[in-house]
RNA sequence: GGCAGCGUAGCUCAGGGGUUAGAGCAGGGGAUUCAUAAGCCCAAGGUCGGUGGUUCGAAUCCACCCGCUGCCACCA
Numbered sequence: 001g002g003c004a005g006c007g008u009a010g011c012u013c014a015g016g017g018g019u020u021a022g023a024g025c026a027g028g029g030g031a032u033u034c035a036u037a038a039g040c041c042c043a044a045g046g047u048c049g050g051u052g053g054u055u056c057g058a059a060u061c062c063a064c065c066c067g068c069u070g071c072c073a074c075c076a
């Protein structure tokens, strides 16, 4: 440099155009217990990487940019 994949909650990931974006784990609270752990209940936590475009409507489709990963290639 070329190609491909990925970027969504603190972490690991679902969701692939149409109420209000979800799960598990972690963290917080409650109940239980003499106390703790496990298990149970509750709530919180998101400008869906950025900018623009398409559309009545974009996390989802398109373009560019940024970042990460893999494969291939090249050079002194």
Stems, first nucleotide, its partner, number of pairs: 001072007010025004018056001028042003049065005
The RNA shown here (transfer RNA) has 76 nucleotides and comes from a Phycisphaerae bacterium. Rfam family: tRNA. Its mean pLDDT, the model's own confidence on a scale to 100, is 82.